RNA sequence: AAAGGGCAACCUCGCUGUGAGGCGGGGACGCAAAGCCUACGGACCUCGCACAGAGGUGGCCGGGCUGCCGAA
Numbered sequence: 001a002a003a004g005g006g007c008a009a010c011c012u013c014g015c016u017g018u019g020a021g022g023c024g025g026g027g028a029c030g031c032a033a034a035g036c037c038u039a040c041g042g043a044c045c046u047c048g049c050a051c052a053g054a055g056g057u058g059g060c061c062g063g064g065c066u067g068c069c070g071a072a
Base pairs, nucleotide, nucleotide: 006031007030010027011026012025013024014023015022016021029059035065036064037063040062041061042060043057044056045055046054047053
């Protein structure tokens, strides 16, 4: 490369949370790890007496672990 496939941005409908957001259905922007992990470093977001602290985003990144096929 190919083959079998996988996930699901955003929109929308329902549920849920103070909120960021999360869960499920539909459609697909994209993704070779867009599988898992916030214990660690950074970034952004939310709650808050905006101090402290707590929470969210792994499809923001670093990083860690695991993984299908196979010309190579």